[in-house]
The RNA shown here (FMN riboswitch aptamer (RFN element)) has 135 nucleotides and comes from Heyndrickxia shackletonii.

RNA sequence: AUUCAUCUUCGGGGCUGGGUGCAAUUCCCGACCGGCGGUGAUGAAGCGUAUGCUUCUAAGCCCGCGAGCCUGUAAAGGGCAGGAUUUGGUGUGAUUCCAAAGCCGACAGUAUAGUCUGGAUGGGAGAAGGUGAAG
Numbered sequence: 001a002u003u004c005a006u007c008u009u010c011g012g013g014g015c016u017g018g019g020u021g022c023a024a025u026u027c028c029c030g031a032c033c034g035g036c037g038g039u040g041a042u043g044a045a046g047c048g049u050a051u052g053c054u055u056c057u058a059a060g061c062c063c064g065c066g067a068g069c070c071u072g073u074a075a076a077g078g079g080c081a082g083g084a085u086u087u088g089g090u091g092u093g094a095u096u097c098c099a100a101a102g103c104c105g106a107c108a109g110u111a112u113a114g115u116c117u118g119g120a121u122g123g124g125a126g127a128a129g130g131u132g133a134a135g
Base pairs, nucleotide, nucleotide: 002134003133004132005131006130007129008128009127010126017029018028019027031115032114033105034104035065036064037063038062043056044055045054046053047052060103061102068080069079070078071077085101086100087099088098089097107118108117109116
């Protein structure tokens, strides 16, 4: 280096405007938002004569995970529910870059909700750091 144990801290954004209606931030027009890990040809900085190297950064819709419900004394584990991308360009190589056009969004409540209210001062994928042990 790495592995194990343990502790601390951190760990989600969004309907401005208009229409209909008794009533809608729920319908319609339009607007807005994008958790975590991986992959990665972007971008930035540094180093090197240079091929390059190092660090940071880079996907809502590619792969995996989280939030809900059930089971389980609990933990671990198990089960269920729950989503979405194409075309063109460049190139050895891209569903990740560039351009364009699309699409998606748990549960409960309520005029039908990704954006309101609620479970939730909760949980959480994980991130950073401390300590101890092995090495």

The coordinates come from a structure-prediction model, not an experiment, and the mean pLDDT is 79.
It matches the Rfam family "FMN riboswitch aptamer (RFN element)". Rfam links the family to the GO term FMN binding. About the family: The RFN element is a highly conserved domain that is found frequently in the 5'-untranslated regions of prokaryotic mRNAs that encode for flavin mononucleotide (FMN) biosynthesis and transport proteins.
The organism belongs to Heyndrickxia, within Bacteria.